RNAcentral holds the sequence, with entries from ENA. Predicted 3D model of a 72-nucleotide RNA (transfer RNA) from a Candidatus Woesearchaeota archaeon. Taxonomically the source falls in Candidatus Woesearchaeota (Archaea, Nanobdellati). The coordinates come from a structure-prediction model, not an experiment, and the mean pLDDT is 84. Rfam family: tRNA. From the family's description: Transfer RNA (tRNA) molecules are approximately 80 nucleotides in length.

RNA sequence: GCCCUUGUAGCAUAGCGGUGGUGCACUGCCUUGGUAAGGCAGAGGUCCCGAGUUCAAAUCUCGGCAAGGGCU
Numbered sequence: 001g002c003c004c005u006u007g008u009a010g011c012a013u014a015g016c017g018g019u020g021g022u023g024c025a026c027u028g029c030c031u032u033g034g035u036a037a038g039g040c041a042g043a044g045g046u047c048c049c050g051a052g053u054u055c056a057a058a059u060c061u062c063g064g065c066a067a068g069g070g071c072u
Stems, first nucleotide, its partner, number of pairs: 001071007010024004018055001026042005048064005
């Protein structure tokens, strides 16, 4: 220099164009003599950034950034 993959909540991870979910963690309540465990409820995401396509984009296209891998 060229090519490929990945980027989603504090962490991990789904989501192939139509309301962004799950587990752990966090908050409140229940349960217990008390704690852990368990049960119920809740908060937390402008989906890495910008542009484009589309009635509609986390999803498709282009550019950039970051991480990983391959070729020379």